[in-house]
Context: one part of a larger RNA
Molecule: small-subunit ribosomal RNA, central domain
Organism: uncultured prokaryote
RNA sequence: CUGGGCGUAAAGCGCACGUAGGCGGAUCGUUUAGUUGGGGGUGAAAUCCCGAGGCUCAACCUCGGAACUGCCUCCAAUACUGGCGAUCUUGAGUCCGAGAGAGGUGAGUGGAACUCCGAGUGUAGAGGUGAAAUUCGUAGAUAUUCGGAAGAACACCAGUGGCGAAGGCGGCUCACUGGCUCGGUACUGACGCUGAGGUGCGAAAGCGUGGGGAGCAAACAGGAUUAGGAUCCCCUGGUAGUCCACGCCGUAAACGAUGAAUGCUAGCUGUCGGGCAGGAUGCUGUUCGGUGGCGCAUUUAACGCAUUAAGCAUUCCGCCUGGGGAGUACGAUCGCAAGAUUAAAACUC
Numbered sequence: 001c002u003g004g005g006c007g008u009a010a011a012g013c014g015c016a017c018g019u020a021g022g023c024g025g026a027u028c029g030u031u032u033a034g035u036u037g038g039g040g041g042u043g044a045a046a047u048c049c050c051g052a053g054g055c056u057c058a059a060c061c062u063c064g065g066a067a068c069u070g071c072c073u074c075c076a077a078u079a080c081u082g083g084c085g086a087u088c089u090u091g092a093g094u095c096c097g098a099g100a101g102a103g104g105u106g107a108g109u110g111g112a113a114c115u116c117c118g119a120g121u122g123u124a125g126a127g128g129u130g131a132a133a134u135u136c137g138u139a140g141a142u143a144u145u146c147g148g149a150a151g152a153a154c155a156c157c158a159g160u161g162g163c164g165a166a167g168g169c170g171g172c173u174c175a176c177u178g179g180c181u182c183g184g185u186a187c188u189g190a191c192g193c194u195g196a197g198g199u200g201c202g203a204a205a206g207c208g209u210g211g212g213g214a215g216c217a218a219a220c221a222g223g224a225u226u227a228g229g230a231u232c233c234c235c236u237g238g239u240a241g242u243c244c245a246c247g248c249c250g251u252a253a254a255c256g257a258u259g260a261a262u263g264c265u266a267g268c269u270g271u272c273g274g275g276c277a278g279g280a281u282g283c284u285g286u287u288c289g290g291u292g293g294c295g296c297a298u299u300u301a302a303c304g305c306a307u308u309a310a311g312c313a314u315u316c317c318g319c320c321u322g323g324g325g326a327g328u329a330c331g332a333u334c335g336c337a338a339g340a341u342u343a344a345a346a347c348u349c
Stems, first nucleotide, its partner, number of pairs: 004320003007303002012317001014201004021194003025088007033081002035077008049065006091191001092188003095184005103177007110154001115149007125136002162169002206248006215242002220237004259316006267294012299304001322349003331342004
């Protein structure tokens, strides 16, 4: 490379947008580039293959044939693919009317709780644990009442509920704003799908500058525990950090361990958002879009999956090729750094 694969054995980029490229709906006409058939030219010789012959055989050599799967050119065919022209509406999009939602950004605002501060009442304990001690407290703690400050998170509602491409998003109000669904079928008329490079977004931790700092809490300190040890679990403290603004980092079991898109393929049942019909508000039936459970065919090594496929097909991209060495070294790119990305070999089993 071929072949075979990628839920769990190696293997789906964390996610999107999008360039080149690849692929692409229906009908008619045209062209004949691809395609197909036929003819001609060329495809040196040798080699390979086949049939003969010559060295005693063989290797080897000689002769003949075939082949050289290619290229050029001419004629013809026109189904398919492509080019060009025209038409269409089912794909895609626009419009109109409704709808749901923790989708995003900014500003404002609310209550509970924790902590601290001030004051009142009040007195000897309080904390903490398996048990204790470190710790706090007669300089009045803990408890309790009132007042104040500050920061962070939003109980109940809350739900295999909703929204978002993913990461993710949850008090309330306002402003700006993205996407989605349903109904109508008015408009455009293939405008589509995927996507190497590229660009953007991307939890937590971490980094830079400046703020903020209530609670929690790596590091650190002390107290306990302790088979020899206890650098751990437990307790008391406690700094970075956690929070905000701007900039960087670019990784996660970034998981559905399942790439994106399209078409087709038994059912039953729950739920969310619309439409229609009946009924009247509960409900029933049906239809479209999501989200769960079970389950037939199929499929799978099995487990399982099963209209939200891991089924049957098509298009495009990414990735895998025994274990270790190693996601390492070297080089390169990026980064302030931490490091990230790309990515071997010797050797060994």